[in-house]
Context: one part of a larger RNA
């Protein structure tokens, strides 16, 4: 230096942006660093290999040859890689016209419901369960009507639907703002892909400061159940859940499937565009394009399955795995207010 792998067996970083690096479209000319060929020199001896010889053979020894895949110099080739100069438009980007969308941020507004408060009606129960009890109620509860307060979440639409890099996003309106798709032209002219380090984002829970608290509800208390019941069930109930700002940086962060490109039967549903024909109206049908699904041939797979959204056939780049346990632990380092996170062993043992 090299192998085989990574959906479920060990193994894809949670996600993206991007530095170095690696890799990179078309044609022409040039250079000759890589590459390829010739020549010269060198590549000690011994050894290995081949031929011959000497000890009776062999081991061993002697002579000769070959080899020494390398290096240096030199001459040459120019396809490929590279470099220099130029060219092109298919990759990429930009402009223009449209389009769909819970994409993000901020502000304002709305109705239903729960709870609480006030008042009216009204009377003995209500609540809860398998059955009960704790609990609430004659200081008037539950029920019902009217008014008020406050917080949180947005029924129906709603979808096997849409958007987002992922996490994730769902009442309405306005403002600010990102991405994507389609169409027809034009401009630029390889400006591309990946991405060690690095940086941003990153559910829930948790932490800090300040607010808020209707419902729900770890902890906790009580009632039941039970042999016990530190549970399941019930009545309460504090953190928390909500907001602002700042941390944390994890997850079955899952498609358990990294990103990008090209190629490879079909059938069918949905969503958003474009377009054509038909009574160009609702609507239906055909073609086309982007996205989201289902079935299935070839192929692939240990099987299950995957199958143009590949787990098929190839290429480029990154990450990761290498028997089970000890252990995602100890130690050290870095990060964090802490909780802890990241990196990450060994003895020993099977």
């Nucleotide at each position: 230096c090299u192998g085989g792998g990574c959906g479920u067996a060990a193994a894809g970083c949670g996600c993206a942006c991007g530095u170095a690096g690696g890799c990179g479209g078309u044609c022409u000319g040039g250079c000759a660093g890589g590459u390829c060929g010739g020549g010269u020199g060198u590549g000690a001896a011994a050894g290995c290999c081949c031929g011959g010889g000497g000890c009776u053979c062999a081991a061993c020894c002697c002579c000769g040859g070959a080899a020494a895949u390398g290096c240096a110099c030199u001459c040459g080739a120019a396809a490929c890689c590279g470099c220099c100069a130029g060219u092109c438009u298919u990759g990429g980007a930009u402009a223009c016209g449209g389009g769909a969308g819970a994409g993000g941020g901020a502000a304002g507004c709305g109705g239903a419901a729960u709870u609480c408060c006030u008042g009216g009606u009204g009377u003995a129960g209500a609540g809860g369960u398998g059955a009960a009890a704790u609990u609430c109620g004659u200081a008037g509860a539950u029920a019902u009507c009217a008014g008020g307060a406050g917080g949180a979440a947005c029924a129906c639409c709603g979808g096997u639907g849409g958007c987002g890099a992922a996490a994730g996003c769902g009442g309405c309106u306005u403002c600010c703002u990102g991405g994507c798709c389609c169409g027809a032209u034009a401009u630029u002219g390889a400006c591309g892909c990946u991405g060690a380090g690095g940086u941003c984002c990153g559910a829930a829970a948790g932490c800090g400061u300040g607010g808020g608290u209707a419902g729900c509800a770890a902890a906790c208390a009580g009632g039941a159940u039970u042999a016990g019941a530190u549970a399941c069930c019930c009545u309460g109930g504090u953190a928390g859940u909500c907001c602002a700002c700042g941390c944390c940086g994890u997850a079955a962060a899952c498609g358990a499937u990294g990103a990008g490109u090209g190629c490879u039967a079909g059938c069918u549903g949905g969503u958003g565009g474009g377009u054509g024909u038909g009574u160009c109206u609702a609507c239906c049908c055909g073609c086309u394009u982007a996205c989201c699904g289902g079935c299935g041939c070839a192929g692939u797979u240990a099987a299950c399955g995957c199958a143009u959204u590949a787990a098929g056939c190839a290429c480029u780049c990154c990450g990761c795995c290498u028997g089970g346990g000890a252990a995602g632990u100890a130690c050290g380092g870095c990060c964090g207010c802490a909780a802890g996170g990241c990196u990450a062993a060994a003895a020993c043992u099977c």
Predicted 3D model of a 350-nucleotide part of an RNA (small-subunit ribosomal RNA, central domain) from an uncultured organism. The coordinates come from a structure-prediction model, not an experiment, and the mean pLDDT is 89. RNAcentral holds the full RNA, with entries from ENA and SILVA.